[in-house]
RNA sequence: AGAGUUUGAUCAUGGCUCAGAUUGAACGCUGGCGGCAGGCCUAACACAUGCAAGUCGAGCGAGAAAGCACUUCGGUGUGAGUAGAGCGGCGGACGGGUGAGUAACGCGUAGGAAUUUGCCCAGUAGUGGGGGACAACAUGUGGAAACGCAUGCUAAUACCGCAUACGCCCUACGGGGGAAAGAGGGCCUCUCCUUGGAAGCUCUUGCUGUUGGAUGAGCCUGCGUCGGAUUAGCUAGUUGGUAGGGUAAAGGCCUACCAAGGCGACGAUCCGUAGCUGGUCUGAGAGGAUGAUCAGCCACACUGGAACUGAGACACGGUCCAGACUCCUACGGGAGGCAGCAGUGGGGAAUAUUGCACAAUGGGCGCAAGCCUGAUGCAGCCAUACCGCGUGUGUGAAGAAGGCUCUAGGGUUGUAAAGCACUUUCAGUAGGGAGGAAAAGUGUACAGUUAAUACCUGUAUGCCGUGACGUUACCUACAGAAGAAGCACCGGCUAACUCCGUGCCAGCAGCCGCGGUAAUACGGAGGGUGCAAGCGUUAAUCGGAAUUACUGGGCGUAAAGCGCGCGUAGGUGGUUUGAUAAGUUGGAUGUGAAAGCCCCGGGCUCAACCUGGGAUGGUCAUUCAAAACUAGCAGACUAGAGUACGGUAGAGGGGGGUAGAAUUUCAGGUGUAGCGGUGAAAUGCGUAGAGAUCUGAAGGAAUACCAGUGGCGAAGGCGGCCCCCUGGAUUGAUACUGACACUGAGGUGCGAAAGCGUGGGGAGCAAACAGGAUUAGAUACCCUGGUAGUCCACGCCGUAAACAAUGUCUACUAGCCGUUGGGGAGCUUGCCUUCUUAGUGGCCGCAGCUAACGCAUUAAGUGAUCCGCCUGGGGAGUACGGUCGCAAGAUUAAAACUCAAAGAAAUUGACGGGGGCCCGCACAAGCGGUGGAGCAUGUGGUUUAAUUCGACGCAACGCGAAGAACCUUACCAAUCCUUGACAUCCAGAGAAUCCUUUAGAGAUAGAGGAGUGCCUUCGGGAACUCUGUGACAGGUGCUGCAUGGCUGUCGUCAGCUCGUGUUGUGAAAUGUUGGGUUAAGUCCCGUAACGAGCGCAACCCCUAUCCUUAGUUACCAGCGGUUCGGCCGGGAACUCUAGGGAGACUGCCGGUGACAAACCGGAGGAAGGUGGGGACGACGUCAAGUCAUCAUGGCCCUUACGCCCUGGGCUACACACGUGCUACAAUGGCCGGUACAGAGGGCAGCAAUACCGCGAGGUGGAGCGAAUCUCAGAAAACCGGUCGUAGUCCGGAUUGGAGUCUGCAACUCGACUCCAUGAAGUCGGAAUCGCUAGUAAUCGCGAAUCAGAAUGUCGCGGUGAAUACGUUCCCGGGCCUUGUACACACCGCCCGUCACACCAUGGGAGUGGAUUGCACCAGAAGUAGGUAGCUUAACCUUCGGGAGAGCGCUUACCACGGUGUGGUUCAUGACUGGGGUGAAGUCGAAACAAGGUAGCCGUA
Repeated sequence: AGAGUUUGAUCAUGGCUCAGAUUGAACGCUGGCGGCAGGCCUAACACAUGCAAGUCGAGCGAGAAAGCACUUCGGUGUGAGUAGAGCGGCGGACGGGUGAGUAACGCGUAGGAAUUUGCCCAGUAGUGGGGGACAACAUGUGGAAACGCAUGCUAAUACCGCAUACGCCCUACGGGGGAAAGAGGGCCUCUCCUUGGAAGCUCUUGCUGUUGGAUGAGCCUGCGUCGGAUUAGCUAGUUGGUAGGGUAAAGGCCUACCAAGGCGACGAUCCGUAGCUGGUCUGAGAGGAUGAUCAGCCACACUGGAACUGAGACACGGUCCAGACUCCUACGGGAGGCAGCAGUGGGGAAUAUUGCACAAUGGGCGCAAGCCUGAUGCAGCCAUACCGCGUGUGUGAAGAAGGCUCUAGGGUUGUAAAGCACUUUCAGUAGGGAGGAAAAGUGUACAGUUAAUACCUGUAUGCCGUGACGUUACCUACAGAAGAAGCACCGGCUAACUCCGUGCCAGCAGCCGCGGUAAUACGGAGGGUGCAAGCGUUAAUCGGAAUUACUGGGCGUAAAGCGCGCGUAGGUGGUUUGAUAAGUUGGAUGUGAAAGCCCCGGGCUCAACCUGGGAUGGUCAUUCAAAACUAGCAGACUAGAGUACGGUAGAGGGGGGUAGAAUUUCAGGUGUAGCGGUGAAAUGCGUAGAGAUCUGAAGGAAUACCAGUGGCGAAGGCGGCCCCCUGGAUUGAUACUGACACUGAGGUGCGAAAGCGUGGGGAGCAAACAGGAUUAGAUACCCUGGUAGUCCACGCCGUAAACAAUGUCUACUAGCCGUUGGGGAGCUUGCCUUCUUAGUGGCCGCAGCUAACGCAUUAAGUGAUCCGCCUGGGGAGUACGGUCGCAAGAUUAAAACUCAAAGAAAUUGACGGGGGCCCGCACAAGCGGUGGAGCAUGUGGUUUAAUUCGACGCAACGCGAAGAACCUUACCAAUCCUUGACAUCCAGAGAAUCCUUUAGAGAUAGAGGAGUGCCUUCGGGAACUCUGUGACAGGUGCUGCAUGGCUGUCGUCAGCUCGUGUUGUGAAAUGUUGGGUUAAGUCCCGUAACGAGCGCAACCCCUAUCCUUAGUUACCAGCGGUUCGGCCGGGAACUCUAGGGAGACUGCCGGUGACAAACCGGAGGAAGGUGGGGACGACGUCAAGUCAUCAUGGCCCUUACGCCCUGGGCUACACACGUGCUACAAUGGCCGGUACAGAGGGCAGCAAUACCGCGAGGUGGAGCGAAUCUCAGAAAACCGGUCGUAGUCCGGAUUGGAGUCUGCAACUCGACUCCAUGAAGUCGGAAUCGCUAGUAAUCGCGAAUCAGAAUGUCGCGGUGAAUACGUUCCCGGGCCUUGUACACACCGCCCGUCACACCAUGGGAGUGGAUUGCACCAGAAGUAGGUAGCUUAACCUUCGGGAGAGCGCUUACCACGGUGUGGUUCAUGACUGGGGUGAAGUCGAAACAAGGUAGCCGUA
């Protein structure tokens, strides 16, 4: 310090997620030792049991028992003035616990004045003299108990008077009021009695008044202290005053009266949540989160209320009352409060022992000893955190064994182990052994006090002596490597990889995402990586996150500028002078507890830990100083702002009037059959006279031309002309005011259209509605009508994509080109030039900015002011609540839940029922077909034991198959074989091989016979056959989505790329675009590009012309012969054959073009602009096809999914489709006659002449391995005849009979021939195919395969057309451009209803809780007031009583409780609304392209 994730890729925005640190943690696996800390975060839930607050005999009275000893057995002594109880004093207000309540002077910080303070310290003054009770106790008595009641006795430091009163309190300043308690020790010097004591003296300690201090406490104030405005108004003791009361004390704290105040947008009130702080965690910091342990403060003590006592409480282990709960009970009544320490139940993911000791520290009481102390000190449990140590060290390669892996060689585990040599921390055993201890007590000495050498106190010193922890820490010895390693991870982020298993299953997952047969992502293993007595997971906080931005973000398009003004509070504000000192700056003082953090030291062997010192820390308080800036004060200025005066432009606003054109309607005239409307129609109007045309009238609305990226206005918006009223802007020259300014939360006004209310108006247009079309449907688009509305007046509404998606004001920062308004200057007086100012524009542009697009003096640049707004997408601008509105609705505005994205800009593609240019038998123009018939063939479907398999739009379907009767053959049925039909290796035997015969459907099995080969070093060997064993063979079994190879297709389309350079943040671009041209990215020119590669073209083959060479089997012009056949001699001219060459290159001419490339025309030429045809197929696309040509990974079968064999099937047949053949006839059929090819094949072959058969064919065999022989007669054509438009002399299917050929065999299931039969069919619906010249069409011939079996396929020649205006349209393609929400790329994406499941949520008749306001009832205990009644020790008394007190009664306040009525909130609710998410559901097709009606916003 960053990283992953939106995309095909990029940049930026933006969310989600991760790596870090931390914890009072929990859970999983594992676990050696020690130190040090921590340990109910949940139920402030309920608690059994024990303990946690007592102490004092030196305040007081009273006072046992057991035991022991003695005993006269009665008792006595001792125990013992002890225990226990009581009165009294002090303490139970501390210490300890908890965090429920509390948003508050509760806490923090800094101050303040009107108070109190037991014990403590200091000062001062006292401490005299009396009185009456009550407990205990005794007796009686009630009760189950708790606990009482009555009578009687008694003490005090208990209680009450009296006296005294410096100071104290009250006061009207005269006066008045108010205390006390004693106890303990010592001494007799003085007085009295005298054992000794009393008085007395003295010491100590109490007590009383008062002052001061210290400490603690109470009160007041400034500032700070969570969220919600969907809580905006709250408040009657409320705010203040006066008087009184009350308190320790100020105060509405309380009461009476008076006034009407007080708080609040700087957030009152209300609601929710919460103890606060020092600190803790995190962070660079600022901040954020938190408030366990330790420390300070507060609050509470079963829940609520209340007071008493006291210095202190409204009291955790006190009292009273009410309530809930628990327990006891004799049913009458009682008792209790662990949020003290342990512990129990419960809750919970979860948190310990019913331990030891007062030895230390501290507290209470006490003179003290001492007692008490679950405070505290220790121990126990827990890896809960932190820290430290160990589980060995060295050596050791045969790189052992085993494991894993493997390309079979090896690699790795791995110096790791074993082995050898050492060490002994920790744990274990044994022994030794600090410190925590200071005191107290008791001697001695000295000092103080005193009359005193007593007492007491202090100091010094000796002795004695106190330890829970504790078997302490620590040290030593002994033995032995001995007792001591796990957990998570290994796809990326993120360090670490392989094998097996599994097969979208099981599972993983923090995010992205893995898993559908080769998973580094699941599970296991080996190996590795990281931490380590721990490791992971989960939860939580901060960080990263500059995703709340003070430090430190944004708002044109990503979320985000209010629709626009005016203006209040607030914020900000021109120049200058003086003074002030609030802000500001500096110094000083006080304070900011300790602990913690930080720094420097010290102590535990180190560390954690402990300890000493220092530093730091505030928006703090007080004070001193400075005066630049801000501020307030006083004064001045004119540059901001404004006023006065004179001009100017303008659809600025409001009102009134008026004009013409047009539409419509009405009336009338002329006139006749249509008009209107559309893509085409129809509805509609019209013979009752429309439309057309002319005249007149009516009425409403809007103002052509001018007119303009022109004007005006704040925005919305504003358009004929004239008049009235009125706002603003601008300009000129002077004068005046003197900061009067800017912005603007709330507030207020304006605010298109639609809509609403009332009343008018209504020509045109036109939601709704009706009809006609379109359509699968059409509640739409189109058409014909048509009502609200649109218009006016008045009143509402308050929203728009109210947009420049750009808030307002101000200053500064290159220019250029228009245009509107005003002013100045100049002359050349013009439609001139120039300067300046206010607007309005540029699709111009620099710097700068921006993610880019773009903005750029009209900023989105650089500064400054103020306001508004944003913080992932959806849910949702929705629900609920509030406000406004007549309503519609507007405004304000969430959450649950859900996703990992949503979105911006730009890039490359792809696509478009976008555009431009161009091409192609793409259309058009033509010719001939298919689709109808019959048949052939292939496919689907069906059938079947099997009908083997593959191919499925173009680019499957006469395709693999260039040929299924057996074979082929892969399929089915049945019978066989199991090292196998085939290959290699090993062992044994035999030559191989051939023949005959039996059984069987055959494979096969049995029997018999013939046969002994080749080489040899004589051992044997090589082929071949049989037998046996196991390695293995074998598979047309699966996966073409694991593959190679081959092939199809776009497409013979003109494209596809690279290097370097340049541009851009980048993806990318440029080059390759542009202007021309071409069949072509073909070529030229231009050009931030320059070059290059694969494609195009050319090079290759055939063909068209010529030349040359060579002439046999081909040829024959001339010469000769002839049987008249190039047959022969001969010839080499021609044809032809097959070798080599020539030729064509836009080369020449003219024109066009840009002086180019090129095009057009022409000449010449056999051929002219790639002459015609072929081979040749760029980068790539389609997971295209093929595992059944072949090869091949993986998987599967192995007496079978292998092999052999017989028979069957692939040939089935209601049907559908593709491709063909033959036809439907006269351009023809039939009969007869007569011509002309090319290219091929041939020895298991082609086969002539001849003979036989109607024929298929047969007999027979010359010739030929073929320019020689043969298949082999070419057919259409031509000549002649016939048929005469008919289901025919067309057509030939089908069927019967008879044959031929091939073959082992034609039944299933061949081809052909003859005779007979003579079906459909009369040119084919929608639709659709081929073809541009030797082409289509038509005619025949050949070949491959093949025993046989073509209408198929591949070739060959014969005859031989028509048409192309042209590129609008259909299809396909290329280039450029444009749009895009597509990128699996339009066969894309995507919206809504409905149906089903689940989830959260709103409404809902209500129902049940919680809380709270108001009104009323009620009123325990208690306090205060009152007081008829009753009772009454201290004081007074005139002895009657009084004062005072208590009880009772009553009044006020008040807790619980109750009633009524509201508010808020939670849960639940039949039904219901929308929302979200789900597998491949249904219906449509709204959006994205012009998305097929451009889309979107507001409204009905």
Predicted 3D model of a 1500-nucleotide RNA (small-subunit ribosomal RNA) from an uncultured prokaryote. The sequence is in RNAcentral, with records from ENA. Its mean pLDDT, the model's own confidence on a scale to 100, is 85. Its Rfam family is "Bacterial small subunit ribosomal RNA".